[in-house]
RNA sequence: ACGACCCCUGGCGGGAGAGACCGGCGGACUGGCCUGCUCGCAGAACCGUCCGGCGGCGCCGAAGGAGCAAACGCCCCACAAACUCUCAGGCAAAAGGACCGCGGGGGAAGG
Numbered sequence: 001a002c003g004a005c006c007c008c009u010g011g012c013g014g015g016a017g018a019g020a021c022c023g024g025c026g027g028a029c030u031g032g033c034c035u036g037c038u039c040g041c042a043g044a045a046c047c048g049u050c051c052g053g054c055g056g057c058g059c060c061g062a063a064g065g066a067g068c069a070a071a072c073g074c075c076c077c078a079c080a081a082a083c084u085c086u087c088a089g090g091c092a093a094a095a096g097g098a099c100c101g102c103g104g105g106g107g108a109a110g111g
Stems, first nucleotide, its partner, number of pairs: 002110001005107005011102004019057001021056003025052005031047002034043004058091003064087001065085003
């Protein structure tokens, strides 16, 4: 020189699961229906679609969080996860997403 391995990285790519659930409230659309008449506009209610937050039930686990085994090591204590729990988060799209690959930065046994 090279460099296993380790750490960081709002860079790039991949990345699952589970109700677009129910209820009523607010807003928008002008889409349906109806009414008025100045025939092209206006308007109340209802239906339809979308959005928002509220309440209810069901569900998911791969942000985060929490819980636990044996061995190491005689005992105690401590210690893990993709396991478990679901507080949080999530259950159309978007966002997020453990983890993996590439890139970038740093360290490093060896050489």

The RNA shown here (Glycine riboswitch aptamer) has 111 nucleotides and comes from Azospirillum sp. Its mean pLDDT, the model's own confidence on a scale to 100, is 80. Of the family's consensus pairs, 84% are formed in the model. Taxonomically the source falls in Azospirillum (Bacteria, Pseudomonadati, Alphaproteobacteria, Rhodospirillales). It was read from a public genome assembly, where an Rfam model found it.